[in-house]
A computed fold for an 87-nucleotide RNA from Sulfurimonas sp., annotated as transfer RNA. Rfam family: tRNA. Its family is annotated with triplet codon-amino acid adaptor activity in the Gene Ontology. Rfam's curators write: Transfer RNA (tRNA) molecules are approximately 80 nucleotides in length. It was read from a public genome assembly.

């Protein structure tokens, strides 16, 4: 230096432009099951702001700004990171 691929919750890892703010598996909270574990089972579990006494709502976020579009994790451009072959 050149091709080319890929960056999504704590982790992994899915996602035809249209109930996917994100299935699905780990972890991790509760519970249930056991005489106490382990293993099983149900169920919940991403930040960050706002409203609420509370239970709970609202809005924004998928590397980082930008762009098309009625709508963008998806599509296009700039970057940035990170990998794979070439040299």
């Nucleotide at each position: 230096g050149g091709a080319g691929a890929a960056g999504u919750g704590g982790g992994a890892g899915a996602g035809u432009g249209g109930u996917u703010g994100a299935a699905u598996c780990c972890g991790c909270g509760c519970c249930c099951c056991u005489g106490c574990u382990a293993a099983g089972g149900g169920u919940g579990u991403g930040u960050a702001g706002g409203a609420g006494c509370a239970a709970u709502c609202c809005u924004a976020c998928c590397g980082a700004g930008g762009g098309u579009u009625c709508g963008a994790a998806u599509c296009c451009c700039u970057c940035c990171u990170u990998c794979u072959c070439c040299a």